[in-house]
Context: one part of a larger RNA
RNA sequence: CUGGGCGUAAAGAGCUCGUAGGCGGCUUGGCAAGCCGGAUGUGAAAUCACCAGGCUCAACCUGGUGUCGCCAUCCGAUACUGCCAUGGCUUCGAGUCCGGUAGAGGACCGUGGAAUUCCUGGUGUAGCGGUGAAAUGCGCAGAUAUCAGGAGGAACACCGAUGGCGAAGGCAGCGGUCUGGGCCGGCACUGACGCUGAGGAGCGAAAGCGUGGGGAGCAAACAGGAUUAGAUACCCUGGUAGUCCACGCUGUAAACGAUGUGCGCUGGAUGUUGGGCGGCAUAGCCGUUCAGUGUCGCAGCUAACGCGGUAAGCGCACCGCCUGGGGAGUACGGCCGCAAGGUUGAAACUC
Numbered sequence: 001c002u003g004g005g006c007g008u009a010a011a012g013a014g015c016u017c018g019u020a021g022g023c024g025g026c027u028u029g030g031c032a033a034g035c036c037g038g039a040u041g042u043g044a045a046a047u048c049a050c051c052a053g054g055c056u057c058a059a060c061c062u063g064g065u066g067u068c069g070c071c072a073u074c075c076g077a078u079a080c081u082g083c084c085a086u087g088g089c090u091u092c093g094a095g096u097c098c099g100g101u102a103g104a105g106g107a108c109c110g111u112g113g114a115a116u117u118c119c120u121g122g123u124g125u126a127g128c129g130g131u132g133a134a135a136u137g138c139g140c141a142g143a144u145a146u147c148a149g150g151a152g153g154a155a156c157a158c159c160g161a162u163g164g165c166g167a168a169g170g171c172a173g174c175g176g177u178c179u180g181g182g183c184c185g186g187c188a189c190u191g192a193c194g195c196u197g198a199g200g201a202g203c204g205a206a207a208g209c210g211u212g213g214g215g216a217g218c219a220a221a222c223a224g225g226a227u228u229a230g231a232u233a234c235c236c237u238g239g240u241a242g243u244c245c246a247c248g249c250u251g252u253a254a255a256c257g258a259u260g261u262g263c264g265c266u267g268g269a270u271g272u273u274g275g276g277c278g279g280c281a282u283a284g285c286c287g288u289u290c291a292g293u294g295u296c297g298c299a300g301c302u303a304a305c306g307c308g309g310u311a312a313g314c315g316c317a318c319c320g321c322c323u324g325g326g327g328a329g330u331a332c333g334g335c336c337g338c339a340a341g342g343u344u345g346a347a348a349c350u351c
Base pairs, nucleotide, nucleotide: 004322005321006320007305008304012319014203015202016201017200021196022195023194025089026088027087028085029084030083031082033081034080036076037075038074039073040072041071042069048066049065050064051063052062053061054060093193094190095189096188097186098185099184100183101182105179106178107177108176109175110174111173112156117151118150119149120148121147122146123145127138128137164171165170208249209248210247211246212245213244217243218242222238223237224236225235260318261317262316263315264314265313268296269295270294271293272292273291274290275289276288277287278286279285280284300307301306324351325350326349333344334343335342336341
């Protein structure tokens, strides 16, 4: 470079925005770069093909003819691509506007009840707790239980869903302030403003790190009790980081739908969420349409499993990635990080 691939065999980057680049709706005129045709020049010889000839044949050699182009110049053609007119258009692209609408989307502030724990006081007495059974532990300095009051932190039962929102990570008591996006309807406006996206930038669960706070419950480490041949575990009693908040870092994951993004095309059935329209005549039901989310399945696809209008079907555009197992996501080097480490990423050797 060509080819084949990426749900589970190796392979979709965790997600988004976006630079260069690649690709790009309908239409008019011009140019003629790509593309197409012709001519001229050139394309050494050998090689290659055919024909003829020479070594007894052949290989080999000699001669003739043919062949050889991402080439240059000129002439021509204008369907497609491109460029120019910064031309024109708006019915399906994209965006704006107007009117609605659902939602755990985000940030901050406030606030509520249940429960656990602790403290104070009352009642009350000998146990409580825990397990397979126990023991450590707690309790006569009055525990457990129960009642009243108080403190503090964290999480929000029911509603709750096979439900919703978000690009992903993720998001759940209630109220307020600020704020992002979606969907539906109108069809008023802009007039291709679009898709993708190497580098780049931002976001990014948990754990972890820095500084300061906070600390109820839970709980790595740790201690003790059990179990056991042992038990650096599983079980029990305790318990510190941490879990929580603010600011800053880290940048990973089975970051999963193990399925990149956008658009078009291609039978059905049924549930559900949010809107619009129409009908029956308003608890609601039926039909239809748009957007989302499930289940089952035609065709088709698939190695099979399965996927099946939310495709893994049929196509187009662009990016990322794979190329036998181990060595190894390791070493070295670079970049990033306070560190932990991350990222990029081999080879020898071996099967």
Molecule: small-subunit ribosomal RNA, central domain
Organism: uncultured bacterium